[in-house]
Context: one part of a larger RNA
C1' cells in the first nucleotide's frame, strides 16, 4: 500500500450526479395514531411509556389430578381442592446498561409513471416494458372460424355464440367530441367494363364433288374494377389572412380564402416546450432540479385512449426529521495479503 472489519474529539451531508456506502431503527406489552379513502385501508402511521432479580398479595383466565353432582352409563357431561402456565397489585435489591449477547422495520411530506399480485433482456438494464382482470370492435352456426400439415390427419374441442379465434385498450371514477373526401371493410337482383366458354354473320385455303382445314363480327358470359350507399374503440385527419371596444393592451364581434372536417371536454414549459434557467409564487442565506400557477401547446388531447384516483412499487424526482468517517480531515486498531527470511 491492497482487501475485509472495529473505534473515533468537535461538527453533522458541508461529500457527491445522487446520503452511493455506512450509521440510525429493530422484540414484546400498554398508550396513542393525521390527511386521504374504493370504508377494506392508510397503520407497525407518526409519537411515547414499560421490560432484570428477590419477597409478598389476592384476584382473574386456561388446563385440570383427587373429589363431588347428573344421567341416556360412556373413552359421557357439569363443577372443581392441588399442581402447572399466563395476566395483574404492593414492597425491596444491583449495575453504566434488565428485549443486558445474537437474531431483530429508519421515518415523514410532495410529485411523475404504472391500478394492483405477477413477468422480462440465462451472461451489464426488473422498469414507466410485458402480462393482467375489466372495456370495446371484428370473425365464426359447427366437417365453425383460425392454425399446423403436399396429404391422411390433428389442434380448436370430446367445446357450440354466457363458446372459440383475431385486433386495440388496460382496475376503478368522470368521460370518449368533429370529419366517410382518400385508403380499408361491409352492403347494393340496376348500369359500365371484363376472361375462358357459348355463338356463328362473314372471310381465306383446298378438293371434280360430297366435303375438309383455318379465321372470325354481332350477341351471350363471373368474380373483380368503375358506380351508389354505410362504417372511426377501422388506417387516418382535425386551417390561414385581415380588421374591430372612449388610455393603452386585448378582441366577445366582423370580413375573406381554403377544406372531408378544421382539435370539443379535460390537461398543459408536461417522461411532450425549441426559444428556456419562459414569467409569477413557494421552499433555500443562495434552487438550470422540485412544487403551485399562468398559457405565446416550436410539436397535448380523448381506447397508438383524455383527465383524475385510495392501495401497491428493490420504480423515478424534489424536500425534511433522525442518524452517521460521505465529508471538514484525518487518526488509531484487527485479520488476511503484498514485502522479507525459511
Nucleotide at each position: 500500500c491492497c482487501u475485509u472489519c472495529g473505534u473515533u474529539a468537535a461538527g453533522g451531508a458541508a461529500c457527491u450526479c445522487g446520503g452511493c456506502a455506512a450509521a440510525u431503527u429493530g422484540g414484546a406489552u400498554c398508550c396513542g395514531u393525521a390527511a386521504c379513502u374504493u370504508c377494506g385501508g392508510g397503520a407497525g402511521a407518526a409519537g411515547g411509556a414499560u421490560c432484570g432479580c428477590c419477597c409478598u398479595c389476592g384476584g382473574g383466565u386456561g388446563u385440570g389430578u383427587a373429589g363431588a353432582g347428573c344421567c341416556u352409563c360412556g373413552c359421557g357431561u357439569u363443577c372443581g381442592a392441588a399442581g402447572c402456565a399466563c395476566c395483574g397489585g404492593g414492597g425491596g435489591c444491583c449495575g453504566c446498561a434488565g428485549a443486558g449477547a445474537g437474531c431483530a422495520g429508519g421515518c415523514c411530506c410532495a410529485g411523475g409513471c404504472g391500478a394492483c399480485u405477477g413477468u422480462u433482456u440465462a451472461u451489464c438494464a426488473a422498469a414507466a416494458c410485458c402480462a393482467c382482470a375489466g372495456g370495446u370492435c371484428u370473425c365464426u352456426g359447427c366437417a365453425a372460424a383460425a392454425g399446423c400439415g403436399a396429404a391422411a390427419g390433428c389442434u380448436g374441442a370430446c367445446g357450440u355464440a354466457u363458446a372459440g379465434g383475431g385486433g386495440c385498450u388496460g382496475a376503478c371514477g368522470c368521460c370518449u367530441g368533429c370529419c366517410c373526401a382518400g385508403u380499408g371493410c361491409c352492403g347494393g337482383a340496376a348500369g359500365g367494363u371484363u376472361a375462358a366458354g357459348g355463338g356463328g354473320a362473314g372471310a381465306g385455303c383446298u378438293g371434280c364433288a360430297a366435303g375438309g382445314c383455318u379465321u372470325g363480327a354481332a350477341c351471350u358470359g363471373a368474380a373483380g374494377c368503375c358506380c351508389c350507399g354505410g362504417u372511426g374503440a377501422a388506417c387516418g385527419g382535425c386551417g390561414g389572412c385581415c380588421g374591430u371596444a372612449a388610455c393603452u393592451a386585448u378582441a366577445a364581434c366582423g370580413g375573406u380564402c381554403c377544406u372531408a372536417a378544421g382539435g370539443u371536454a379535460g390537461c398543459g414549459a408536461a417522461a411532450u416546450u425549441c426559444c428556456u434557467u419562459g414569467u409569477c409564487g413557494g421552499g433555500u442565506a443562495a434552487g438550470u432540479u422540485c412544487c403551485g400557477a399562468c398559457c405565446c401547446g416550436c410539436a397535448c388531447g380523448a381506447a397508438a385512449g383524455g383527465c383524475g384516483u385510495a392501495a401497491c412499487g428493490a420504480u423515478c424526482u424534489g424536500g425534511g426529521c433522525a442518524c452517521u468517517g460521505u465529508c471538514u480531515c484525518g487518526a488509531c486498531g484487527a485479520a488476511g495479503g503484498a514485502c522479507c527470511c525459511g
The part of an RNA shown here (large-subunit ribosomal RNA, domain IV) has 342 nucleotides and comes from Tepidiforma flava. Rfam family: Bacterial large subunit ribosomal RNA. Its mean pLDDT, the model's own confidence on a scale to 100, is 88.